[in-house]
This is a predicted structure of a 72-nucleotide RNA (transfer RNA) from a Candidatus Kaiserbacteria bacterium.
Lineage of the source: Bacteria > Bacteria candidate phyla > Candidatus Kaiseribacteriota.
Its mean pLDDT, the model's own confidence on a scale to 100, is 81.
It was read from a public genome assembly.
It matches the Rfam family "tRNA". Its family is annotated with triplet codon-amino acid adaptor activity in the Gene Ontology.

């Protein structure tokens, strides 16, 4: 350099144009417990970045970063 794939929570991974963007583990509060640990109940915390289609974009498109793979 060329061609393609990925980016969502601290990690892992959902989300298939239509609410409040969902779980799991982790964090933090409570409960139980003699105390930790399992177990229960609550709470915070995220769509790499810029445009652009749409009435509506995490989703479609262009375009940039990073990182991966092939190639050269």
């Nucleotide at each position: 350099g060329u061609g393609g794939g990925u980016a969502u929570a601290g990690c892992u991974u959902a989300g298939g144009g239509g609410c409040u963007a969902a779980a799991g583990c982790a964090c933090c509060g409570g409960g139980c417990c003699g105390u930790g640990g399992c177990c229960c109940c609550g709470g915070g915390g995220a769509u790499g970045c810029g445009g652009g289609u749409u009435c509506g974009a995490g989703u479609c498109c262009c375009g940039u970063u990073a990182c991966c793979c092939a190639c050269c």